[in-house]
Context: one part of a larger RNA
Molecule: small-subunit ribosomal RNA, 3' major domain
Organism: uncultured bacterium
RNA sequence: UGACGGGGGCCUGCACAAGCGGUGGAGCAUGUGGUUUAAUUCGAAGCAACGCGCAGAACCUUACCAGCGUUUGACAUCCUGGUCGCGGGGAGUGGAGACACACCCCUUCAGUUCGGCUGGACCAGUGACAGGUGCUGCAUGGCUGUCGUCAGCUCGUGUCGUGAGAUGUUGGGUUAAGUCCCGCAACGAGCGCAACCCUCGCCUUUAGUUGCCACCAUUUAGUUGGGCACUCUAAAGGAACUGCCGGAGAUAAGCCGGAGGAAGGUGGGGAUGACGUCAAGUCCUCAUGGCCCUUACGCGCUGGGCUACACACGUGCUACAAUGGCGGUGACAGUGGGCUGCAAUCCCGCAAGGGUGAGCAAAUCUCCAAAAGCCGUCUCAGUUCGGAUUGUUCUCUGCAACUCGAGAGCAUGAAGGCGGAAUCGCUAGUAAUCGCGGAUCAGCAUGCCGCGGUGAAUACGUUCCCAGGCCU
Numbered sequence: 001u002g003a004c005g006g007g008g009g010c011c012u013g014c015a016c017a018a019g020c021g022g023u024g025g026a027g028c029a030u031g032u033g034g035u036u037u038a039a040u041u042c043g044a045a046g047c048a049a050c051g052c053g054c055a056g057a058a059c060c061u062u063a064c065c066a067g068c069g070u071u072u073g074a075c076a077u078c079c080u081g082g083u084c085g086c087g088g089g090g091a092g093u094g095g096a097g098a099c100a101c102a103c104c105c106c107u108u109c110a111g112u113u114c115g116g117c118u119g120g121a122c123c124a125g126u127g128a129c130a131g132g133u134g135c136u137g138c139a140u141g142g143c144u145g146u147c148g149u150c151a152g153c154u155c156g157u158g159u160c161g162u163g164a165g166a167u168g169u170u171g172g173g174u175u176a177a178g179u180c181c182c183g184c185a186a187c188g189a190g191c192g193c194a195a196c197c198c199u200c201g202c203c204u205u206u207a208g209u210u211g212c213c214a215c216c217a218u219u220u221a222g223u224u225g226g227g228c229a230c231u232c233u234a235a236a237g238g239a240a241c242u243g244c245c246g247g248a249g250a251u252a253a254g255c256c257g258g259a260g261g262a263a264g265g266u267g268g269g270g271a272u273g274a275c276g277u278c279a280a281g282u283c284c285u286c287a288u289g290g291c292c293c294u295u296a297c298g299c300g301c302u303g304g305g306c307u308a309c310a311c312a313c314g315u316g317c318u319a320c321a322a323u324g325g326c327g328g329u330g331a332c333a334g335u336g337g338g339c340u341g342c343a344a345u346c347c348c349g350c351a352a353g354g355g356u357g358a359g360c361a362a363a364u365c366u367c368c369a370a371a372a373g374c375c376g377u378c379u380c381a382g383u384u385c386g387g388a389u390u391g392u393u394c395u396c397u398g399c400a401a402c403u404c405g406a407g408a409g410c411a412u413g414a415a416g417g418c419g420g421a422a423u424c425g426c427u428a429g430u431a432a433u434c435g436c437g438g439a440u441c442a443g444c445a446u447g448c449c450g451c452g453g454u455g456a457a458u459a460c461g462u463u464c465c466c467a468g469g470c471c472u
Stems, first nucleotide, its partner, number of pairs: 007472007015462002019426005026318008034309002042053002064304007073129001077128002079125006087106004092101003109119003131293002134291003140287002142282003145278001147276001152191006158167003171182003197270004202238007211228003216225002241264001244258004320419001324378006336367003341360002346355003385416001390411007432454007
C1' cells in the first nucleotide's frame, strides 16, 4: 500500500423478508460422471462445466474403431519428360466400395515471329515439399466468460514524508452513479458514469400502393369507381428540461407534494462492459513459436461407433386432474419465412398423407393460431385423469431408416395421489399460462433465438443468509 477478520459505521442488489410459480419424488427427453466397449472421438469442471462447443451424429458430418486400399499424395509452388487437351453422356468386367482394366458417342485449347516458342490443361518421374482435429491455452495472437453496467481505476504539476508512499479520490450533504453542491494544500486532467445511437409510447409534416374506408355510388366480399380524413406503413421533425407552483433544506446540490401533459423526475427496453482479477476458457473456428509423425500420427473407402447401460447428478418436457378431461360450436394476433420454394381450392384417405395445382420473387399470393367464450357430458375413481411401454398396419424424407429418423391409425394402457433434507426464478405488461415463427435442416426440436394472446400476488422492513461499494 493492499487483502483478510465469526471488528465497527454508512449504503446497495429478487440478497433476505412479503408473495406467486417451480426443481428435488414419477415417466420420458437431453447433457455429464461412471461402467462397458474393437471404438463408445475430443474439449468444457464451484459460482463462471453438465439442452455447453453441437443453429440439428442413419451415409456424409467424423476427428474414433475394424477391414480394404494409397504414397509428391485429396490440396499449393517449382524442376524434367511426354500428350493436346479439358468437359459432358452412355454402358462393360472384377470389387463392399475406394479403385483397377477395357469401350462407345458428343465436344474438340489460346496466342504465335510457325521454333514445342509462350500461356493453359492433363499424364509420368524426381526431389524440394505438401499434409497432421498430433502435443503444449503454463510459449502466444485473436476471441470469450467472470467479478459487474459494480462505481470505480489513474495521471500531470504542486505540497507533505528520509523513504515506501500520502494528498487530490478524505470530510458535511446528495445521487442510480467519483452524480452534483459545499468545504478543504491542493489545482487541473484522462479512462469509466451520464449524454450522444437503436427501439416502444404522443403529436405534426411529407407520401397513398399492394395498405385504409368517414362521405357518394356499387358488391357475396374495400369487390369496383371514387377518396387519402382515419388506421397503417416509413422518412423527417416536435415533445420532458425538476421547465412551472408550494413545502422543508444551508439562500446550495438535491428531496417531497402538486399542476399541466401521451409520457415526470434515468418514461420502458436494448446496444454499450473502465484499470484489472481468475497462468479462467479455447493450439478441435482461425492464426502462430517450439516439439513430434512422414509407405504414416498423412490421404481415400466400406461397415461399425459417437445412439452402449447394475447406477449417480444437472437442465427440461408431460403429468398426477373438475380453475379439469372429452365431444360440439366458435372469435381475435404479432415477429418472421417462401422459387429444386410457400402453396389456396377441389377430390381421395379415419389420419399421417396423397392427387390436382389458382396465385405469389410477395403490405398483393401463401405458410396461419391456441388458450379464452358458449352448449353438452363425466362426479372424485388410478377414473372418460395420465400417457410411458409393447404389438400391429401404414405415411413421409432419403442411394439407404437393421444397428439408429420423424409422423399416423387400431390395440395395449406402466409409474404417477403434488413430492424428504435441500434448492431455483421472478417486482409489471413482469411471473404464470397459451399458442405462433425462425435459424440449423433432404428428414428429424420437449433445445435455442424471437413473436404476440390472456394476465396476477407481494415488498412491513434491512436483524439475519449471500454478493458488492465507501470510510475506519